Transfer RNA from a Candidatus Woesearchaeota archaeon, 71 nucleotides, folded computationally. Its mean pLDDT, the model's own confidence on a scale to 100, is 80. RNAcentral holds the sequence, with entries from ENA. Its Rfam family is "tRNA". Rfam describes the family as follows. Transfer RNA (tRNA) molecules are approximately 80 nucleotides in length. Rfam classes the family as a transfer RNA. The organism belongs to Candidatus Woesearchaeota, within Archaea.
RNA sequence: GCGCCGAUAGUAUAGCGGUAGUACAUUAGCCUUCCAAGCUAAUUGCCGGGGUUCGAAUCCCCGUCGGCGCA
Numbered sequence: 001g002c003g004c005c006g007a008u009a010g011u012a013u014a015g016c017g018g019u020a021g022u023a024c025a026u027u028a029g030c031c032u033u034c035c036a037a038g039c040u041a042a043u044u045g046c047c048g049g050g051g052u053u054c055g056a057a058u059c060c061c062c063g064u065c066g067g068c069g070c071a
């Protein structure tokens, strides 16, 4: 330099163009003599910019970062 893959909450991970889920974590409550475990609730997110579309995490383009391959 060229190509391929990926980027979603504090962490990990799912997601057919139509309300962004799950687990752990955090906070509050319940339970318990206390702790742990358990139960309930809440908080927190689509890498950046543009395009297509009635509607984009999803499709297209450019960029950034990470991984892999070729040279």
Stems, first nucleotide, its partner, number of pairs: 001070007010024004018054001026042005047063005